The part of an RNA shown here (large-subunit ribosomal RNA, domain I) has 538 nucleotides and comes from Candidatus Peregrinibacteria bacterium CG10_big_fil_rev_8_21_14_0_10_49_10. Rfam family: Bacterial large subunit ribosomal RNA. The sequence was found in a public genome assembly. The source organism's lineage runs through Bacteria, Bacteria candidate phyla and Candidatus Peregrinibacteriota.
Context: one part of a larger RNA
RNA sequence: CGCAUUGCAUGGAUGCCUCGACUCUGUACUCCUAUGAAGGACGUGGCCAGCUGCGAUAAGCCUCGGUAAGCCGCUAGGCAGGCGUUAUAACCGGGGAUUUCCGAAUGAGGAAACUCCAUCUUCGUUAUGGAAGAUGAUCCCGCGCAAGCGGGAAGGUCACUCUGCGAACUGAAACAUCUCAGUAGCAGAGGAAAAGAAAUCAAAUGAGAUUCCCAAAGUAGUGGCGAGCGAAAUGGGAACAGGCUAAACCCCACUAUUUACUUGGUGGGGGGUUGUAGGACUCCGAUAUCUGAUUGUUUCUCUAUAGGCGAACGACCCUGGAACGGGCGGCCAAAGUGGGUGAGAGCCCCGUAGUCGAAAUAGCGAAACACAGUAGGAAGUUCCUGAGUAGGAUCGGACACGUGAAAUCCGGUCUGAAUCUGGGUGGACCACCAUCCAAGCCUAAACAGGUACAGAGAUCUAUAGCGAAUAGUACCGCGAGGGAACGGUGAAAAGUACCCCGAAAGGGGGAUGAAAUAGACCCUGAAAUGUAAUGCGU
Numbered sequence: 001c002g003c004a005u006u007g008c009a010u011g012g013a014u015g016c017c018u019c020g021a022c023u024c025u026g027u028a029c030u031c032c033u034a035u036g037a038a039g040g041a042c043g044u045g046g047c048c049a050g051c052u053g054c055g056a057u058a059a060g061c062c063u064c065g066g067u068a069a070g071c072c073g074c075u076a077g078g079c080a081g082g083c084g085u086u087a088u089a090a091c092c093g094g095g096g097a098u099u100u101c102c103g104a105a106u107g108a109g110g111a112a113a114c115u116c117c118a119u120c121u122u123c124g125u126u127a128u129g130g131a132a133g134a135u136g137a138u139c140c141c142g143c144g145c146a147a148g149c150g151g152g153a154a155g156g157u158c159a160c161u162c163u164g165c166g167a168a169c170u171g172a173a174a175c176a177u178c179u180c181a182g183u184a185g186c187a188g189a190g191g192a193a194a195a196g197a198a199a200u201c202a203a204a205u206g207a208g209a210u211u212c213c214c215a216a217a218g219u220a221g222u223g224g225c226g227a228g229c230g231a232a233a234u235g236g237g238a239a240c241a242g243g244c245u246a247a248a249c250c251c252c253a254c255u256a257u258u259u260a261c262u263u264g265g266u267g268g269g270g271g272g273u274u275g276u277a278g279g280a281c282u283c284c285g286a287u288a289u290c291u292g293a294u295u296g297u298u299u300c301u302c303u304a305u306a307g308g309c310g311a312a313c314g315a316c317c318c319u320g321g322a323a324c325g326g327g328c329g330g331c332c333a334a335a336g337u338g339g340g341u342g343a344g345a346g347c348c349c350c351g352u353a354g355u356c357g358a359a360a361u362a363g364c365g366a367a368a369c370a371c372a373g374u375a376g377g378a379a380g381u382u383c384c385u386g387a388g389u390a391g392g393a394u395c396g397g398a399c400a401c402g403u404g405a406a407a408u409c410c411g412g413u414c415u416g417a418a419u420c421u422g423g424g425u426g427g428a429c430c431a432c433c434a435u436c437c438a439a440g441c442c443u444a445a446a447c448a449g450g451u452a453c454a455g456a457g458a459u460c461u462a463u464a465g466c467g468a469a470u471a472g473u474a475c476c477g478c479g480a481g482g483g484a485a486c487g488g489u490g491a492a493a494a495g496u497a498c499c500c501c502g503a504a505a506g507g508g509g510g511a512u513g514a515a516a517u518a519g520a521c522c523c524u525g526a527a528a529u530g531u532a533a534u535g536c537g538u
Stems, first nucleotide, its partner, number of pairs: 001537009015523001016488002020460002022457009031156002039102003042055003046079002049075003061096006070083003107116003117136007138153006160190006171178001175224001200207002211238005221229002242442003245386001249270008275420001277385004281380001282378003290373003295370006302363004307356003313329002316327003330347002332336001338350003391415008401427001422437005475482002495522001498509004
């Protein structure tokens, strides 16, 4: 020096565990904000650093309920001192009070959590200085001659939805049409949004608003017919709900015009709302029936926000530190889901099945009343039935559809109808046929997302699972931003009294404990690696 064995060390794999994650299901709720939000700063405890809570009334105040023999939040199992014990302790829930400063931040300023000012009121001073409280931004709308008064907006949102604007990397094995994609991003709106009661489909039987799911179907199509993109009818389900106006006509008011009757305009009320055409006008008849998505009151049911009751085993034997194990003998079960307790517990504890419960607040629903809405028939043909609209040309966009034979829908520019003997559509276009009635508006549910609670899992078990067993912390960066790691003594601290060596650290006895090679760097404790001893080789 090498190899091997053994011991010790180092290290933290593995096993077991889990106050943490992940995914899904069900139920309920679903915007907050100038009455100052979201988010923060600074305070606040007897000893208080962080977290949590709270706000100068500061781990809290008042009240109404529940519950209660214990309590003074967590790290934290400490010291001191208190509160309470049968109901004003504590705890849980409903409602209320307080709620510094910053922040839309709004009296002015400002390098957020700070500085400074004006007016009014009150307190105080002989007086000045001083203290406390309130008010004081901007924009829009209404009223007002004005001063001003009253109302509204602003800011937040990591998801979803709709509207407006709108990329590129990428793919096409290059790239330009195309794709990525109407995606990301920006702005606006809602608790849901949007859509919605056929100028719709269909195809020779017909259906009957919208939305969502399954199929139709990766089909028909579209496409440098490349890459790709990609329907609909129809069938089956979820949920269902339909309404209001404009006009004709009548009445009233105001106004303009006219010599005047009139005529026009504006506003209000009645009337009226459709395609098998309907309505007005004229005539006949009726005051019934039903409905409600509007609002309010009362009552009731249910639900949520605290909770309550809740069955049944042993002082027996064995092992053990400990019985929940093994034996022996019992019991309950609408409860043998689960968790805890010194090892596998239906009967020890919490629970579980089942059942009961709300002073207060909130919500769905029901009933009553108020309130709102709602009908028929005949004849005639006079009037009405949404105009710079439909359609056309051209240029774009949307439709699964890239200009194509390109219908349909939307927009810019130029044009531009008909009026029920009317008009649109049925994928160029024409005829026939069928079907519907545009150019006004509203509309719950089924559908999306979020939050809370409950439940579940062929999900993970500490390099896994969320980035996070808690942290957007530590740390990095001027900044936008990036972004970790760290779990386990023991049943119980019983966390080693006392003695010895040592300056201490540490160790040797001893004590605790079932165990201390469970001693806090603490369960198990692999490997690489180090070291000591021994053996062999050189």